[in-house]
Molecule: small-subunit ribosomal RNA
Organism: uncultured bacterium
RNA sequence: AGAGUUUGAUCCUGGCUCAGAUUGAACGCUGGCGGUAGGCCUAACACAUGCAAGUCGAACGGUAACGGACCGCUGGGAUUCCUUCGGGAUGACCUUGGUGCCGACGAGUGGCGGACGGGUGAGUAACACGUAGGAAUUUGCCUAGUAGUGGGGGACAACCUGGUGAAAACCAGGCUAAUACCGCAUACGCCCUACGGGGGAAAGUGGGGGCUCUUCGGACCUCACGCUAUUAGAUGAGCCUGCGUCAGAUUAGCUAGUUGGUAGGGUAAAGGCCUACCAAGGCGACGAUCUGUAGCUGGUCUGGGAGGACGACCAGCCACACUGGGACUGAGACACGGCCCAGACUCCUACGGGAGGCAGCAGUGAGGAAUAUUGCACAAUGGGGGCAACCCUGAUGCAGCAAUACCGCGUGUGUGAAGAAGGCCUGCGGGUUGUAAAGCACUUUCAGUUGGGAAGAAAUGGUUAAGGUUAACAGCCUUAAUUUUUGACAUUACCGACAGAAGAAGCACCGGCUAACUCCGUGCCAGCAGCCGCGGUAAUACGGAGGGUGCAAGCGUUAAUCGGAAUUACUGGGCGUAAAGCGUACGUAGGUUGUUUGGAAAGUUGGAUGUGAAAGCCCCGGGCUCAACUUGGGAACGGCAUUCAAAACUUCCAGACUAGAGUAUGGUAGAGGGAAGUGGAAUUCCAGGUGUAGCGGUGAAAUGCGUAGAUAUCUGGAGGAACAUCAGUGGCGAAGGCGGCUUCCUGGAUCAAUACUGACACUGAGGUACGAAAGCGUGGGUAGCAAACAGGAUUAGAUACCCUGGUAGUCCACGCCGUAAACGAUGAGAACUAGUUGUUGGGAAGAUUUAACUUCUUAGUGACGCAGCUAACGCAUUAAGUUCUCCGCCUGGGGAGUACGGUCGCAAGAUUAAAACUCAAAGGAAUUGACGGGGGCCCGCACAAGCGGUGGAGCAUGUGGUUUAAUUCGAUGCAACGCGAAGAACCUUACCUACCCUUGACAUCCUCAGAACUUGUUAGAGAUAACUUGGUGCCUUCGGGAACUGAGUGACAGGUGCCGCAUGGCUGUCGUCAGCUCGUGUCGUGAGAUGUUGGGUUAAGUCCCGUAACGAGCGCAACCCUUGUCCCUAUUUGCCAGCACGUAAAGGUGGGAACUCUAGGGAGACUGCCGGUGACAAACCGGAGGAAGGUGGGGAUGACGUCAAGUCAUCAUGGCCCUUAUGGGUAGGGCUACACACGUGCUACAAUGGGCAGUACAGAGGGCAGCAAACCUGCGAAGGUAAGCGAAUCCCAGAAAACUGCUCGUAGUCCGGAUUGGAGUCUGCAACUCGACUCCAUGAAGUCGGAAUCGCUAGUAAUCGCGAAUCAGAACGUCGCGGUGAAUACGUUCCCGGGCCUUGUACACACCGCCCGUCACACCAUGGGAGUUGGCUGCAAAAGAAGUGGGUAGUCUAACCUUCGGGAGGACGCUCACCACUUUGUGGUCAAUGACUGGGGUGAAGUCGUAACAAGGUAACC
Repeated sequence: AGAGUUUGAUCCUGGCUCAGAUUGAACGCUGGCGGUAGGCCUAACACAUGCAAGUCGAACGGUAACGGACCGCUGGGAUUCCUUCGGGAUGACCUUGGUGCCGACGAGUGGCGGACGGGUGAGUAACACGUAGGAAUUUGCCUAGUAGUGGGGGACAACCUGGUGAAAACCAGGCUAAUACCGCAUACGCCCUACGGGGGAAAGUGGGGGCUCUUCGGACCUCACGCUAUUAGAUGAGCCUGCGUCAGAUUAGCUAGUUGGUAGGGUAAAGGCCUACCAAGGCGACGAUCUGUAGCUGGUCUGGGAGGACGACCAGCCACACUGGGACUGAGACACGGCCCAGACUCCUACGGGAGGCAGCAGUGAGGAAUAUUGCACAAUGGGGGCAACCCUGAUGCAGCAAUACCGCGUGUGUGAAGAAGGCCUGCGGGUUGUAAAGCACUUUCAGUUGGGAAGAAAUGGUUAAGGUUAACAGCCUUAAUUUUUGACAUUACCGACAGAAGAAGCACCGGCUAACUCCGUGCCAGCAGCCGCGGUAAUACGGAGGGUGCAAGCGUUAAUCGGAAUUACUGGGCGUAAAGCGUACGUAGGUUGUUUGGAAAGUUGGAUGUGAAAGCCCCGGGCUCAACUUGGGAACGGCAUUCAAAACUUCCAGACUAGAGUAUGGUAGAGGGAAGUGGAAUUCCAGGUGUAGCGGUGAAAUGCGUAGAUAUCUGGAGGAACAUCAGUGGCGAAGGCGGCUUCCUGGAUCAAUACUGACACUGAGGUACGAAAGCGUGGGUAGCAAACAGGAUUAGAUACCCUGGUAGUCCACGCCGUAAACGAUGAGAACUAGUUGUUGGGAAGAUUUAACUUCUUAGUGACGCAGCUAACGCAUUAAGUUCUCCGCCUGGGGAGUACGGUCGCAAGAUUAAAACUCAAAGGAAUUGACGGGGGCCCGCACAAGCGGUGGAGCAUGUGGUUUAAUUCGAUGCAACGCGAAGAACCUUACCUACCCUUGACAUCCUCAGAACUUGUUAGAGAUAACUUGGUGCCUUCGGGAACUGAGUGACAGGUGCCGCAUGGCUGUCGUCAGCUCGUGUCGUGAGAUGUUGGGUUAAGUCCCGUAACGAGCGCAACCCUUGUCCCUAUUUGCCAGCACGUAAAGGUGGGAACUCUAGGGAGACUGCCGGUGACAAACCGGAGGAAGGUGGGGAUGACGUCAAGUCAUCAUGGCCCUUAUGGGUAGGGCUACACACGUGCUACAAUGGGCAGUACAGAGGGCAGCAAACCUGCGAAGGUAAGCGAAUCCCAGAAAACUGCUCGUAGUCCGGAUUGGAGUCUGCAACUCGACUCCAUGAAGUCGGAAUCGCUAGUAAUCGCGAAUCAGAACGUCGCGGUGAAUACGUUCCCGGGCCUUGUACACACCGCCCGUCACACCAUGGGAGUUGGCUGCAAAAGAAGUGGGUAGUCUAACCUUCGGGAGGACGCUCACCACUUUGUGGUCAAUGACUGGGGUGAAGUCGUAACAAGGUAACC
């Protein structure tokens, strides 16, 4: 950094997709170790169990528990002593009691802390957060300062007694302490004040102690910790403000304590925070209100950046703690592990009543794709309490689980070619896996076993010393030294030893994008796929395998974000035709705004200061072996605020100017607008005249009108609408639009010259006005035209096109509608940037007799064109060029300019304007083709002009169909069908039936045996089998070998089996049409173009000329063969003029070489010559000469390519298939069938003929398993016999039409010959199925052929016969040969085919193309819908728990006061106000659902038509 995908190809527009990075992830396969980090994103769902906030005895009364001390006692009782042996004493020890005396301490009073720490993100669009500021506040503990700490009083817990209750708990009475509570005193400072004054505090506890006193307790002194008042600080908290902070306008108005004031209340504090009164304000297009969504930030991810997305972990702030409400206490809460009430839920219950709140740490259930242990420890860091020791701490430190992420390490290293085996591929040679393995030699990280072993520990406490305090050497505090002790992690990190390559590799991909290829299987199936797309029998795309590529303890997939995407464009896009300029103007807000002077300093610029938390990012260092990680410093934090300065630009203020703009004066042009009047032509109608049979209309007709007199024509009249000529890419208008003439009213433009105003300007969201046609309302009018409608045609149909009619409407007045392809598909304004040439209006100058003209200028309006721009087309001073200002609009196609909602409208409808779903395109311009019921030019037996046929008949032959055991297979428009097949009785033969063979009929190799071969008989349909006869060969180095036959084994043979859409080769066709290309150059961004187009000409891209082309190749032509004339040479088998001989005749003979012929070689024809035309060309026309004249005739010869044309059955060949058969052999049958249809032929239908008789004239071929003369026999086919000839010699072989004569006389015939009967001939092993021919007899259809269709332009058609190949035999076919021998072509309008140029195109599989709509079926999403259900919410009410505040004085009442009566104060009660839950009524809104219904989308080969693309067959479109 790009790539794929729209096309036949191209450029552009434009969407979709991919490659990258990332994650609190999940899933699949796999899994060695360690470090570091993170780990319920879902149900703010419900929670069992344990723990998470206590501590202080140095505040207090105390003593339930533990221990000590002391005292005594109950019981047991070792030991010792005494003993009368009964016992007594002693009594360690155990047990038990008492004493708060000590250590301590349950419960309680009291203090401090439970407002921190920890969790979560429901709510919140807000001063909640961020940032910068502010003033009217408070702040426990902490720091510093000042001043105090005096003297009294009354209670209440605990406890005791009694009572209630299941429990939780509660009630009554009695006792008691305090650092608990309350007065009094004092109070500088403090608070209040009317400035006179007034008010307000405290608490002690512990350690030590020399003097003095003592009731012996202590007082007192001192120290420490406390306490009170106050000042200041620090920290924390509260409040206010500027700015910033998501989406929706299909949410446009919101607001009544609302906005402000005054007074009062309230608070720590300003304030409508609250109340009363007064005023009527406040917010909003710079987006109020409403709705949806959302904790905010530092930051995180991505990106080059600008941005975009996100807000896990860590850190700051906020909010919340089952849901809702409320206050209390307190420095701080309206309080996560506090209280009260209401609600839901769970639990206990004796049914009366109670208890609870994991969004703390673990854990459970549920939900979910998904997220861990009911662990250890307070050792460290921190927090609470305490003087301290210490206690508490699920904060925290650690460990556990899972590859969740990042980082690091390992799974060995070296050597090793017989390139092992195996696998896979193969062209069978080999290649590859692959130095890979094995083998040999080493190493031991990590894991394992074992041994050692840090740091994290600083403190506290004890002792000593110094300093401070003090009267004090106590005590206490600080510092130093020394000493004791404290580790959850932990079997720690780390180090050593031991053993052995030992325990450790997978995942995805391999068609392109995108690195990496083969085989097998499958056969549009199974499947793949991110996009394009793969798969229908040779799949690098499916599945498997081998190999390869990529990453690696991970790899892929899915989801999500940014990127690429300049695809929302600030950086950095566009709007003529791709999406996109409002139909046009006026104008509000807003935006922008000429020259100049001075001032200000808001923007702007510079400096300074403050802030921008830490972490993070970046840079430089340090620490873990490295890294991740961590740590120190720096930079940065783009911002905000304050302040100082500058004054160019913008802004603001003041002044001036005239170039923008405007006004005045004078001209000019004009279908500019409105109103009134008026004119002629035409159509129609009415009346009358003339006049007669049609008119009208069309492609052709008909409907229609007309003998009741039309059409036509003349005269007169009526009425409405529109204004020919002039008339012009002429004029005017903002656009829509405006056209006879006259008058009135009126808007704008422009020109010239001066004067005046002095920026007054431009654009313009909303808004307002105008706005074609059609349409709507009311009232008129209505000649013509004409939706709807009717009729007639057309048509398969014709609700159309065409015709005849015809109503709304078109016209007028008034009012609506507000849209058009309202277009220049081009918003308005301003400036600048080559020209040329028309035209309209004005002005000036020149010249001129007028008119006319020339030049310049200005305002319009056209054409062309440079630079420039554009994807191209094109635009180009009237820009789509270069710039400025403002507005509008666009962001893939479809769904859809649709639905819903709003606004407007009488309605029609207009305007604003989505989504679901669906596709990978849709689109623009240009290119090459192809096509057109587009155009131009040209050609062809293409038509026309002719001649003869086919189509009708019979037969032959081929095909389809049908039949069959089989009727083998192929060929199927032209370009299959007398085709493969130049010849099916057997064979051929591939088909069918039956019978046989299985290494095979054929090839190669191996082993064994044998000559090979052959005679005959039998069985059989035969193949074959059995028996039998003859035969022992050739070469030899004597071993054997070659050929052949038989048997056997396996490799293999064999296949007319399949695929001509896997192929080669060959062939057909367009088409013997004139085309098809290349090199270089040039043009174009490119596909491509040019050349090859143009003007002529030709059979021809043939040639000439022109020409950004110049040349060249394959084609054309020529060269080749044949034929036509002449010459030379040659002369047999051919020839015979002349000379002879000779015959009935005959080149028969001598001879000849002239002629014909033969077969070799030459000549000849080239538009060469003449005339004309043409452009002085090419060429054409005519002529001469010539055998032949413009390619002389014919043939061979077939460009690039097209048709997946034909052929796997000529041959070859890949793959697949069969292998006792799909191979091979044999016999018989079939290919020859026959209701039928078609093609190609033959013979006819007759007199231009048939029959009979006679008489002529060819060419080219063939011949030895052959052609066969002559002669004989037969009516004949033919037979018999036999000469000649391997052929210019002999034979086939009589040519026939023709000609001459006779006959037939228009008839189913003397035409025609099918069919059938009989008799034969020939070929052949064999003519039944199934041959040809002959003779006799028979004598069918057919009397010239419908629609339609074929061939042919000269030696041609037509007609006549002859020959040959194949072949034993079997042509009406095929291929050749000659004989006789025409007609017609005006011409290119039309049909068919083709060539060139041009044009249109939505076609490119290319018109046999593409493609539209309804209907039917299936599926999907969506709108409407009687309604139904639920959520949220407005308004009006009801209701009123707990609580707070106010009132009251019913009851009760320790401290203070008292005149002793009581009062002050308080509590309870009652009540009022506020208010949560809850309830009612009525609205709004959102969502779900709903019989039925509307359109939409998508679907395989459905139905009906054919609307669009070509002039798409009626130009299309709005």